[in-house]
RNA sequence: AGAGUUUGAUCCUGGCUCAGGAUGAACGCUGGCGGCGUGCUUAACACAUGCAAGUCGAACGAAGCAUAGGAGUGGAAUUUUUCGGAAGGAAACAACUAUGACUGAGUGGCGGACGGGUGAGUAACGCGUGGGUAACCUGCCUCAUACAGGGGGAUAACAGUUAGAAAUGACUGCUAAUACCGCAUAAGCGCACAAAACCGCAUGGUUUGGUGUGAAAAACUGAGGUGGUAUGAGAUGGACCCGCGUCUGAUUAGCUAGUUGGAGAGGUAACGGCUCACCAAGGCAACGAUCAGUAGCCGACCUGAGAGGGUGACCGGCCACAUUGGGACUGAGACACGGCCCAGACUCCUACGGGAGGCAGCAGUGGGGAAUCUUCCGCAAUGGGCGAAAGCCUGAUCGAGCAACGCCGCGUGAAUGAAGAAGACCUUCGGGUUGUGAGUGUAUAUGAUAUGUGAAGAAAGGUGAUAGGAGGAAAUGAAUAUCAAUAGACGGUACCUUAUGUAGAGAGGCACGGCUAAAUUCGUGCCAGCAGCCGGGGUUAUUAGUAGGGGGCCAGGGUUAUUCGGAUUUUCUGGGUGUAAAGGGAGGGUAGGCGGCAGGGCAAGUUUGGAGUGAAAUGCCCGGGCCUAACCCAGGAAAUUGUUUGGAAACUUUGGGGGUUGAAUUCGGGAGAGGUUGGGGGAAUUUCUUGUGGAGCGGUGAAAAGGGUUGAUUUUAGGAGGGACCCCCGUGGGGAAGGCGGGUUUCUGGGCCGUAAAUGACGUUGAGGCUUGAAAGGGUGGGGAGCCAACCGGAUUAGAUUCCCUGGUAGUUCCCGCCGUUAACGAUGAUAUGUAGGUGUCGGGUGAGCAAAGCGCUUCGGUGCCGGCGCAAACGCAUUAAGUAAUCCACCUGGGGAGUACGUUCGCAAGAAUGAAACUCAAAGGAAUUGACGGGGACCCGCACAAGCGGUGGAGCAUGUGGUUUAAUUCGAAGCAACGCGAAGAACCUUACCUGGUCUUGACAUCCCGGUGACGCAUGAGCAAAGUCACGUUUCCUUCGGAACACUGGAGACAGGUGGUGCAUGGUUGUCGUCAGCUCGUGUCGUGAGAUGUUGGGUUAAGUCCCGCAACGAGCGCAACCCCUAUUUCCAGUAGCCAGCAUGAAAGAUGGGCACUCUGGAGAGACUGCCCGGGACAACCGGGAGGAAGGCGGGGACGACGUCAAAUCACCAUGCCCCUUAUGACCAGGGCUACACACGUGCUACAAUGGCGUAAACAAAGGGAAGCGAGACGGCGACGUUAAGCAAAUCCCAGAAAUAACGUCCCAGUUCGGAUUGUAGUCUGCAACCCGACUACAUGAAGCUGGAAUCGCUAGUAAUCGCGGAUCAGAAUGCCGCGGUGAAUACGUUCCCGGGUCUUGUACACACCGCCCGUCA
Repeated sequence: AGAGUUUGAUCCUGGCUCAGGAUGAACGCUGGCGGCGUGCUUAACACAUGCAAGUCGAACGAAGCAUAGGAGUGGAAUUUUUCGGAAGGAAACAACUAUGACUGAGUGGCGGACGGGUGAGUAACGCGUGGGUAACCUGCCUCAUACAGGGGGAUAACAGUUAGAAAUGACUGCUAAUACCGCAUAAGCGCACAAAACCGCAUGGUUUGGUGUGAAAAACUGAGGUGGUAUGAGAUGGACCCGCGUCUGAUUAGCUAGUUGGAGAGGUAACGGCUCACCAAGGCAACGAUCAGUAGCCGACCUGAGAGGGUGACCGGCCACAUUGGGACUGAGACACGGCCCAGACUCCUACGGGAGGCAGCAGUGGGGAAUCUUCCGCAAUGGGCGAAAGCCUGAUCGAGCAACGCCGCGUGAAUGAAGAAGACCUUCGGGUUGUGAGUGUAUAUGAUAUGUGAAGAAAGGUGAUAGGAGGAAAUGAAUAUCAAUAGACGGUACCUUAUGUAGAGAGGCACGGCUAAAUUCGUGCCAGCAGCCGGGGUUAUUAGUAGGGGGCCAGGGUUAUUCGGAUUUUCUGGGUGUAAAGGGAGGGUAGGCGGCAGGGCAAGUUUGGAGUGAAAUGCCCGGGCCUAACCCAGGAAAUUGUUUGGAAACUUUGGGGGUUGAAUUCGGGAGAGGUUGGGGGAAUUUCUUGUGGAGCGGUGAAAAGGGUUGAUUUUAGGAGGGACCCCCGUGGGGAAGGCGGGUUUCUGGGCCGUAAAUGACGUUGAGGCUUGAAAGGGUGGGGAGCCAACCGGAUUAGAUUCCCUGGUAGUUCCCGCCGUUAACGAUGAUAUGUAGGUGUCGGGUGAGCAAAGCGCUUCGGUGCCGGCGCAAACGCAUUAAGUAAUCCACCUGGGGAGUACGUUCGCAAGAAUGAAACUCAAAGGAAUUGACGGGGACCCGCACAAGCGGUGGAGCAUGUGGUUUAAUUCGAAGCAACGCGAAGAACCUUACCUGGUCUUGACAUCCCGGUGACGCAUGAGCAAAGUCACGUUUCCUUCGGAACACUGGAGACAGGUGGUGCAUGGUUGUCGUCAGCUCGUGUCGUGAGAUGUUGGGUUAAGUCCCGCAACGAGCGCAACCCCUAUUUCCAGUAGCCAGCAUGAAAGAUGGGCACUCUGGAGAGACUGCCCGGGACAACCGGGAGGAAGGCGGGGACGACGUCAAAUCACCAUGCCCCUUAUGACCAGGGCUACACACGUGCUACAAUGGCGUAAACAAAGGGAAGCGAGACGGCGACGUUAAGCAAAUCCCAGAAAUAACGUCCCAGUUCGGAUUGUAGUCUGCAACCCGACUACAUGAAGCUGGAAUCGCUAGUAAUCGCGGAUCAGAAUGCCGCGGUGAAUACGUUCCCGGGUCUUGUACACACCGCCCGUCA
């Protein structure tokens, strides 16, 4: 930084999509370790259980406990005893006293207003930022000053009684305080009254002194202190007010009664309608009020080059909330998350009477959801509450746990190692890839497991001791120093050490057609499925699935969702509006925006200094600490706005004065379909009356309906009525637009020119609003000639609710009033500035000229055309801009849905204005290019039409095709360009088809092994044949091993296939078309596709040639070169020829000759060369001469770039697929020859231009040895027998026929025509039944010239006549050739068909057999 996608290609517009970053994420696959972070985005849903706010005994009373003492009670052991007792005094109980750094309930104090959670509400002074309070409060803390005298009465706890299930009370009695209440005191303070001085932005404030009045205090003690009261100051924290900023919707335009203000009162810490009574009627709003929707705000986070856009998790600041709603109490502070009261919902307890509760604290549960953790440890640290302190409390917090949720770091190994192993995959089968990868041997040890050390570091404090010595008269004693002991949740953790071990358990997910790095195989076959966009899949899928391979990431990798970017695609930076989306139909004008000249004032904007602020964290720079990084810490710079205070004065603003060029006014001219109004005019149409006249008129492409003998149309005269104004009339004029056209009258607007005066910026644009606004349409009332929606009728048509025709109503016209739209267009908003020209025209001015016309120069205003710069995607615009620079308004943001729906406003209605969304597509579109196409244009050609001749279509037959049939009727060819085509020849064969019988390495090729020696020939069996079986005979070379060759047997590689695909192909062929075209190099033009050349003027059969030209040249085609033919010369002369000579009965038969014909070679000849005319002094055309031939002499071969996925896999070749005892091979028979029918191509005819008979004449080109076959003989004949000659200019096929001559037939189904059939034959061939040709005799069908339609042919042609050949044993009416006889017509290019060139339109490009609209399914 871009890329893909609209087209055949191009440029542009324009949307869609992708590559990047990010996340509190989720999902599927996979998952080793550590560090640091993060973790209910949904139900502000409901919550079991535990904990989260207490502390102080140095405020208080009572009680309990411990220790010590202990009156008293008590009476044990023991001793003694006379056994009665005595002594003894323990344990125990215990009043009371003292001590306690003990305990918890209560009174009291402080704290529960912090910390922690959540984001429901809130569009707000809530938040951010900057100010203000002269309108305020502030516990604990610090400093200062002053003080604390003396009294009183209660109450909880406790005891008793009592209600209740409980919660919770009630009553009686006792008691204390730093609890409560008077009194005294008052430096100072508050209040009230009056005053002075000073000060301030207003209300006002400060200071001073005077009088009156009001209010205080508490004790405890370890004797050091601590605490208390009042006042002032500070600090901290709060409260209120203000400027600016803070989402969307106008399909929300009006909102507001305590509402806005006043003076008064109340209330508050304090100002205030905060509240109340009274008075006034205000206040807010297009700079968006009100209403509706959505939302906690910010520092910041993500993205971006930036400007911006999105977000508001974690961390930090502020706000709000605590089950929902309301309320106050206490207090320095709350209208209070773990306080109170009331009401609602819900849950729980209950004895039914009543009660209890609030996890949006930490864990945790249910629920919701795609989705979010442990009912953990500790107060060791940091901080908080209480306390004098020790200390207690602290789910704040510090830590651990769970989760790849994120970021960062590390590992899964390293070096060595080619036999390039095996395996796998691919393969052109040669090999290649995986791949130094593995294995092998070597070294190491992060992690893992185990062991040991480790009260490590994270700690400073506090306590004690010893010093110390501020202060104090002293008693005492703060700071400070040293030493000692003490306290660890994490955790036996980090780190470190050692050991083990063959590196051992330890890599995945995604993509590989383009965008986008990375390609092949297999199977599948528009199926399965893929896809972000384009798209891909229908038998070779680089897009689906799979394998191996390579690619990019890596403990992750993909997908989904969201967001920014790319997207300059809402455009401030940074876009547009003639045709792509987009200029309002037009005007004047309100708010608003913008605004002319010179000088000076102020300083709001602007600019430049200073000051304070802009919290910290984050981000940036630079250092430091964890081994590194992430992470953490320190320092710096920065943080756009906003506040305040100095300065400057160019620009903008502003106030004042001035000037005249913008603007408007006055005066004088002159143009005009500008508007309005009244009366008048002629022509024409229609109609009425009248005359004339007598059959038609009218209308159309052609007709019909219609009107007309009751007299039309036509024509004459007169009348009536309505509407419109010929010529003039002109890219002429006027008007803002719509629009305005006979003449004249009334009233009237605007513009232009000239001239100097006066005003002095008065201007421009213009949201809303207002006015105007064609046609059609609406309403009331007139009017109504013509025209004419609707409608009737007639035509057209498959139909015709159309176009055409005859009629015809609303309407068109007028008055009043409504509608408010249009392709209301220059598809181009208004204004003003400057920027080459040329040429018209309209209205003025001006000059020369006497004037007019005309002309010239210059100037102002309008209206056109052409054109340069510049602009534009191009087309084009171009002083009348779409150029340059500027102001204001309107409008646009992909196509469709849709200018639709809903809502609102307007309207009598019709409808107009405003104006969406769901859904759907990947385009829609503009301009230009090349083709193709057009029932577009121009030009030209062709047997294309026309002019002619002869056919086809009707008949019979032949042949091919379709269809049908069949066991099979093998296959292919299908408009022209398939159909007498492949097939230049199906009885068997051919043959590919069918039936049946057989073979399986095969009918054919190569290789290997064995056997045999032949191969072959002969014989036999059997058979439909093939196949099968049996048997006999028999080589060559030799070094004697064998080799060659052949046959046979065997095994497998393989053979074989007329099986499929001509849409996988080569080759070949058809067709457009023998049409004149198709291209290239260089140059030039164009942003480009492309154009030019190749177009134009002539000419030609021709892109043939000439001329011109930003083109100059070239190539493939055309033509020519090749062959045949037409004339001739030379050479040659047998098998050809015979003029002259000779022989011969005749015959070139012979001698002879080569003159002629002819044959074979080699040449010549024709080139618009010559003349005349035309044309441009050209190309060329017309005519003529000469010539055998004249303008390409005639014919052939020869087929440009390409089109038709044209034909052929069955000529041949060939990829892939398929068959392999068969889809191969052999054989016999059958079939390809069928037959209701349809079509094509032909033959023969229908007759007298003929048929038949007789006897005569004239060819060319070919073929011939498994051949042509003379002659003779036989047969009516086909032909047979015999047989000469000829491998051919020698012999043969071979008789040409039409024609001419003579004769006959006499218009008929015939002496035409010959089908069909019968009989008898001939020939070929193993074989003519299916299924050949020919002959003779007999039979004698249809058919008397052919509907619609259609074919060929322009001269030796059509037509007609016969001859030959290939194929072939035989079998042509077909095909390919040959000659004979031998015409007619072409005015011409309007039309049909095909083609070529130029041009034009196009929404076509698979290209009109296109595209596409509507209805129905």
The RNA shown here (small-subunit ribosomal RNA) has 1417 nucleotides and comes from an uncultured bacterium. The coordinates come from a structure-prediction model, not an experiment, and the mean pLDDT is 83. RNAcentral holds the sequence, with entries from Greengenes.